[in-house]
RNA sequence: CUUCAGGGUAGGGUGCAAGUCCCAACCGGCGGUAUACCCCGCGAGCCUUUGGGCAUGAAUCGGUGCAAUUCCGAUGGCGACAGUAAAGUCUGGAUGAAAGAAG
Numbered sequence: 001c002u003u004c005a006g007g008g009u010a011g012g013g014u015g016c017a018a019g020u021c022c023c024a025a026c027c028g029g030c031g032g033u034a035u036a037c038c039c040c041g042c043g044a045g046c047c048u049u050u051g052g053g054c055a056u057g058a059a060u061c062g063g064u065g066c067a068a069u070u071c072c073g074a075u076g077g078c079g080a081c082a083g084u085a086a087a088g089u090c091u092g093g094a095u096g097a098a099a100g101a102a103g
Base pairs, nucleotide, nucleotide: 001103002102003101004100011023012022013021025089026088027079028078029042030041031040032039037077038076045054046053047052059075060074061073062072063071081092082091083090
């Protein structure tokens, strides 16, 4: 320098109206480490005098093993901002940006 770099409301209830509420369903970026949404760290957001500042979620038990909060089994939990009937999943900023990966 070039290229690449995010997935997901089936079915049902209430209601004038909800993929937003209730039941239920579904999804899990990047690096590290025994393979990780919930261990450590990073990115995405907002502000800015462009130096930087603010914000930044969630797990236990059992088993195998030299080694796993990462595998296997069980049960549980979490998810930016703006809009709108209250949103992890819709629409929008975004044909953007970026942790980083490859050449």
Predicted 3D model of a 103-nucleotide RNA (FMN riboswitch aptamer (RFN element)) from Dielma fastidiosa. The sequence is in RNAcentral, with records from MGnify. Rfam family: FMN riboswitch aptamer (RFN element). Rfam links the family to the GO term FMN binding. The prediction has a mean pLDDT of 85.